[in-house]
RNA sequence: UGCGGGGUGGGGUAAUGGCAGCCCGCGUGGCUCUGGACCACGAAGUCAAGGUUCGAGUCCUUGCCCCGCAG
Numbered sequence: 001u002g003c004g005g006g007g008u009g010g011g012g013u014a015a016u017g018g019c020a021g022c023c024c025g026c027g028u029g030g031c032u033c034u035g036g037a038c039c040a041c042g043a044a045g046u047c048a049a050g051g052u053u054c055g056a057g058u059c060c061u062u063g064c065c066c067c068g069c070a071g
Base pairs, nucleotide, nucleotide: 001070002069003068004067005066006065007064010024011023012022013021018054026042027041028040029039030038047063048062049061050060051059
């Protein structure tokens, strides 16, 4: 430098172009003699900038970062 794959809460991982969910973790409350476990509720996320569209995590362009292959 070229090609391919990837970037989503604190971590992991889903999402026919149509309300961004699940698990772990965290917080609050319940339960308990206490803690854990369990139960309920809650906070927290789409890499950036443009474009297409009524509507973009998803499609298009450029850039950044990570992984792999080639030189």